[in-house]
A computed fold for a 353-nucleotide part of an RNA from a metagenome, annotated as small-subunit ribosomal RNA, central domain. It matches the Rfam family "Bacterial small subunit ribosomal RNA". Model confidence (mean pLDDT): 87 of 100.

Context: one part of a larger RNA
RNA sequence: CUGGGCGUAAAGCGCGUGUAGGCGGUUAUGUAGGUCUGAUGUGAAAGCUCCCUGGCUAAACCGGGAGAGGUCAUUGGAAACCACACAACUAGAGGUCGGUAGAGGGACAUGGAAUUCCGGGUGUAGUGGUGAAAUGCGUAGAGAUCCGGAGGAACACCAGUGGCGAAGGCGGUGUCCUGGGCCGAAACUGACGCUGAGACGCGAAAGCAUGGGUAGCGAACGGGAUUAGAAACCCCGGUAGUCCAUGCCGUAAACGAUGCACACUAGGUGUUCGUGAUGGGAAACCAUCGGGAGUGCCAAAGCUAACGCGGUAAGUGUGCCGCCUGGGGAGUACGGUCGCAAGGCUAAAACUC
Numbered sequence: 001c002u003g004g005g006c007g008u009a010a011a012g013c014g015c016g017u018g019u020a021g022g023c024g025g026u027u028a029u030g031u032a033g034g035u036c037u038g039a040u041g042u043g044a045a046a047g048c049u050c051c052c053u054g055g056c057u058a059a060a061c062c063g064g065g066a067g068a069g070g071u072c073a074u075u076g077g078a079a080a081c082c083a084c085a086c087a088a089c090u091a092g093a094g095g096u097c098g099g100u101a102g103a104g105g106g107a108c109a110u111g112g113a114a115u116u117c118c119g120g121g122u123g124u125a126g127u128g129g130u131g132a133a134a135u136g137c138g139u140a141g142a143g144a145u146c147c148g149g150a151g152g153a154a155c156a157c158c159a160g161u162g163g164c165g166a167a168g169g170c171g172g173u174g175u176c177c178u179g180g181g182c183c184g185a186a187a188c189u190g191a192c193g194c195u196g197a198g199a200c201g202c203g204a205a206a207g208c209a210u211g212g213g214u215a216g217c218g219a220a221c222g223g224g225a226u227u228a229g230a231a232a233c234c235c236c237g238g239u240a241g242u243c244c245a246u247g248c249c250g251u252a253a254a255c256g257a258u259g260c261a262c263a264c265u266a267g268g269u270g271u272u273c274g275u276g277a278u279g280g281g282a283a284a285c286c287a288u289c290g291g292g293a294g295u296g297c298c299a300a301a302g303c304u305a306a307c308g309c310g311g312u313a314a315g316u317g318u319g320c321c322g323c324c325u326g327g328g329g330a331g332u333a334c335g336g337u338c339g340c341a342a343g344g345c346u347a348a349a350a351c352u353c
Stems, first nucleotide, its partner, number of pairs: 004324003007307002012321001014202004021195003025089003029085003033082002035078007042070001048067005054062002092192001093189002096185005104178007111155001116150007126137002163170002207248006216242002221237004259320006267298007275290006302309002326353003335346004
């Protein structure tokens, strides 16, 4: 390379926007680059296939004849398909109008419960912690209890295999700004689409820089226990951090361990949000039936090594991208590049089994 693969065996980039490229709906006409076909030229010899078995005793080998062999050239033709040109269409895509649900994002404001601390009152000897203890706190009045105050962080119940978001993720309440989705209608545009190497952006936690903040928790660290020891698990403290602003970092079991888009392929049963019809009701709304978009479960066919998947596919197909190729060495060295650093990305070989 040809293949074969990627839920769990090696293998889906953490996620998106999008450049080049690849691929691309329906109809008509044309062109003839691809495609198909005829003719001509050429495709040396050797070699290959078939024939003659002609020459060496036979074969190999040699000889004779024919044919195949090409991204070939020139020329004539065909017009289904691909391509191109032009014209048209509406089923893809987008837009318009009317509704609708939501912890989607950002900023500002604000609320109550609880912990801690401070001040005061009552009150007296313990409290705290554990398997049991001790360190710790407390007669300089703790713990308990009541009142007042300060400050930071997180938002009980509602809460739900509930919702929203591309992913990371998002949860008290109000206001402002703002993104996306879904449903219905039909008079708009007319293939404007799908994917996406590079590129660009977003990206939990931890970490870094500068400045602020610090209630609780709490790496490091100190102490008490446990133990043969205890660099731990348990306990008492506690710094960074956790929080905010700005700028970096760019990783993760970033998981559905399952790339994106489209089409097709039995059913059954929950739930969330629109919607149509019918019936009931004064209304709110309720019931039944149908269809749409999500989100769960069970299962036909089929798939699978099995587990399992099964219209939210791991079934049946198409397009495009990424990735894998025995274990260790190693996601390492070297080089390059990015970063303040930590380190990230890219990525071998010797050797060995």